[in-house]
The prediction has a mean pLDDT of 76. Two RNAs folded together computationally: RNase P RNA and transfer RNA, 398 nucleotides in total.
RNA sequence: AGACCAGGCUAGACGAUCGCUCUGGUAUGCAAAUACCAGAGAGGAAAGUCCGAACAUGCUCCUUUCGCAAGAAAGGAAAUAGGUAGCGGGUAACGCCCGUCGUCCGUGAGGAUAGAGGUGACCACAGAAACGCCAACGCCGAAAGACAAUGGAUUCCCUCGUGGAAUAGGCUCAUCGCAAGGUGAGAAUGCAACGAACAAAUCCUUACCCGCAUGCAAGGUCGUGCCCAACUUCGGUUGGGAGUGCCGCUCGAGCCAGAUGGUAACAUCGGGCCCAGAUAAAUGAUCGUCCUCGACAGAAUUCGGCUUAUCGGCCUGGUCUACGA
RNA sequence: GCACGCGUAGCUCAGCUGGUAGAGCACUCGACUGAUACUCGAGCGGUCGUAGGUUCGACCCCUACCGCGUGCA
Numbered sequence: 001a002g003a004c005c006a007g008g009c010u011a012g013a014c015g016a017u018c019g020c021u022c023u024g025g026u027a028u029g030c031a032a033a034u035a036c037c038a039g040a041g042a043g044g045a046a047a048g049u050c051c052g053a054a055c056a057u058g059c060u061c062c063u064u065u066c067g068c069a070a071g072a073a074a075g076g077a078a079a080u081a082g083g084u085a086g087c088g089g090g091u092a093a094c095g096c097c098c099g100u101c102g103u104c105c106g107u108g109a110g111g112a113u114a115g116a117g118g119u120g121a122c123c124a125c126a127g128a129a130a131c132g133c134c135a136a137c138g139c140c141g142a143a144a145g146a147c148a149a150u151g152g153a154u155u156c157c158c159u160c161g162u163g164g165a166a167u168a169g170g171c172u173c174a175u176c177g178c179a180a181g182g183u184g185a186g187a188a189u190g191c192a193a194c195g196a197a198c199a200a201a202u203c204c205u206u207a208c209c210c211g212c213a214u215g216c217a218a219g220g221u222c223g224u225g226c227c228c229a230a231c232u233u234c235g236g237u238u239g240g241g242a243g244u245g246c247c248g249c250u251c252g253a254g255c256c257a258g259a260u261g262g263u264a265a266c267a268u269c270g271g272g273c274c275c276a277g278a279u280a281a282a283u284g285a286u287c288g289u290c291c292u293c294g295a296c297a298g299a300a301u302u303c304g305g306c307u308u309a310u311c312g313g314c315c316u317g318g319u320c321u322a323c324g325a
Numbered sequence: 326g327c328a329c330g331c332g333u334a335g336c337u338c339a340g341c342u343g344g345u346a347g348a349g350c351a352c353u354c355g356a357c358u359g360a361u362a363c364u365c366g367a368g369c370g371g372u373c374g375u376a377g378g379u380u381c382g383a384c385c386c387c388u389a390c391c392g393c394g395u396g397c398a
Stems, first nucleotide, its partner, number of pairs: 001321010012290007020041009043296001047307002050305005055215005060077007082209004086100005101115001102113004116205002137186001138183003145176002150174002153167005158161001219247003226241006254273003258269004291294001326397007335350004344381001352368005374390005
């Protein structure tokens, strides 16, 4: 200098005016509320809803206690179904994360990994054969056997040739032939060829997890206002429906930096901080200046993960190659 | 918001213990008829929503996306 790897940060900036939501304060008001002032006001993914947990309601079974009983409280989860899977650790929990072994990829920094165990089934088409047995082609092949075939030997014939006919032979030419048996790759087929192997599909086993279901539209609560139906002693009562106020609703497995322990994930300790909470749904609009001209994208019960989308910029550590000193 | 389900020929649907995808209607051609319909015969038509993975092999199994639909106050 070039090409890369891993991790992290950021996600236009500043100002003015006019609005919106929440909180606090002051004033007015019986209250609802209104006015003014101050403060706060989308994300790394708020997304997909793919896993896990909290929380809430209902339900199943077992044990104990209380109770005359109905039942209540506390503790627990057998079965079914489902899930997870090298080994160890972290965590509230996980299919997540960390460490490590094996395997694969890369020159390397590094990356990927759905890697428990066993058994059975399957393995189409092609091929002789896809695994209990049987070898179709080829190859090897002793014995018994044979001139039936080929070459050779001997004799004869003539058209004299790479011709024809006859004879002999198995301890005594080569050969042929081949039972039994052997040979598993030599050709060919195929993903795989006699060794068996192969899964994230099927069945079983082992170990572990979860009792099951529904999900904040869970659920609780104030009031009994509106509509419909039935009954009515005409006062009301009961049932159903639509809509609605409040709570759940944001202080939380929270954030920041530090110390200690640990290789790490993470845990503990003391200190500091408060950081959206709407409900037809706020977080915006306009103007001005500047720059490198701005991607994906908008909270809805909450949190931990994973996955997917994402213009660019910056930082840290590391690798390879080339050159120079 | 939460929870489910479905994508296969132009349309409606089959097909999965993994072995190379079919039916009906529609369309085209032929036969029948004077001509049509009906009927009969033949044919056309598919990247199985998209991508990746597992496998010798994927509509089927696994994962992630895309599109459509349903239910719950």